[in-house]
RNA sequence: GGGGCGUAGCUCAAUGGGAGAGCAACUGCUUUGCAAGCAGAAGGUUAGGAGUUCAAGUCUCCUCGCUUCC
Repeated sequence: GGGGCGUAGCUCAAUGGGAGAGCAACUGCUUUGCAAGCAGAAGGUUAGGAGUUCAAGUCUCCUCGCUUCC
């Protein structure tokens, strides 16, 4: 210097229009108790900033971090 990646605690989705799933953790039910199971609720500055647009996780630019190639 070139490419890729950055979204919930973790692993990851999301065609420019309602931000989600699985696991974990929490609460309740069940049990003498634990685990398993079932139900519920919570948890988000979509790395940071700017721009385009009626509307941005998504498109453009800059910065930061990780990774890979030269």
This is a predicted structure of a 70-nucleotide RNA (transfer RNA) from a marine eukaryotic metagenome. The RNAcentral record of the sequence draws on MGnify. Its Rfam family is "tRNA". Rfam classes the family as a transfer RNA. The coordinates come from a structure-prediction model, not an experiment, and the mean pLDDT is 82.